[in-house]
RNA sequence: CGAUCCCUCGCGGGAGAGCCCCGUCCAGAACGGGCGCCGAAGGAGCAACCACCCCGGAAACUCUCAGGCACAAAGGACCGCGUGGGGAGA
Numbered sequence: 001c002g003a004u005c006c007c008u009c010g011c012g013g014g015a016g017a018g019c020c021c022c023g024u025c026c027a028g029a030a031c032g033g034g035c036g037c038c039g040a041a042g043g044a045g046c047a048a049c050c051a052c053c054c055c056g057g058a059a060a061c062u063c064u065c066a067g068g069c070a071c072a073a074a075g076g077a078c079c080g081c082g083u084g085g086g087g088a089g090a
Base pairs, nucleotide, nucleotide: 001089005086006085007084009082010081011080012079013078018035020034021033022032023031024030036069037068038067042065043063044062045061049057050056
């Protein structure tokens, strides 16, 4: 000096699924119950594959514990840009 790589933070983009029924409430919202759904926070499971003395690692696949299901808000894997840090190493 330090690309690729890893982490934090900021900005932008970012899907899916009942405005279902009942109760509380003047109504809506919210809350509670019931049934029906969604997968892209998190979590769990298996797998191609990797590793292997042992212990294992591993998805956007699968399951829905959690979370979510009018608009809005919040959240949101992932993608792009940027800041800071770490750091293999030419």
Overview
Predicted 3D model of a 90-nucleotide RNA (Glycine riboswitch aptamer) from an Alphaproteobacteria bacterium. Of the family's consensus pairs, 90% are formed in the model. Taxonomically the source falls in Alphaproteobacteria (Bacteria, Pseudomonadati, Pseudomonadota). The coordinates come from a structure-prediction model, not an experiment, and the mean pLDDT is 77.